RNA sequence: ACAGCAACCUGGCAAACCGGGGGAAAUCCCGGGACGCAAAGCCAUAGGGACUAAGGCGUAUUCUGAAGUUGAAAUGAGAUAUGUUCAAUUUUUUGAGCCGCUAUGUCAGCCUGGCCGCUAAU
Repeated sequence: ACAGCAACCUGGCAAACCGGGGGAAAUCCCGGGACGCAAAGCCAUAGGGACUAAGGCGUAUUCUGAAGUUGAAAUGAGAUAUGUUCAAUUUUUUGAGCCGCUAUGUCAGCCUGGCCGCUAAU
């Protein structure tokens, strides 16, 4: 110098959970707290995987406002006219909910990979 985590010492990080904050959420930050970690340091614009679905989309589904159509009632001297009210609706459309798909969001403490690095038997 290169390879190299067996072991010791001194230190380091900090899961779940709790409190506060950011975020639509996943999740992140701060404090407490330790299940674990020899890279549990960094990279999500290296690849795979996982999580979420704000926004977008729609084969589904419930409701809703409006228009159209149809029917009924009342009004009216009267009508096939007129508007009003109510109901239905295979139509068009507005808005909302639900469901499904979707990352441009998130995870480096899921795996591989990249970068950098402390001690150190041998």

The RNA shown here (c-di-GMP-I riboswitch aptamer) has 122 nucleotides. The coordinates come from a structure-prediction model, not an experiment, and the mean pLDDT is 75. Rfam family: c-di-GMP-I riboswitch aptamer. Rfam links the family to the GO term cyclic-di-GMP binding. It was read from a public genome assembly, where an Rfam model found it.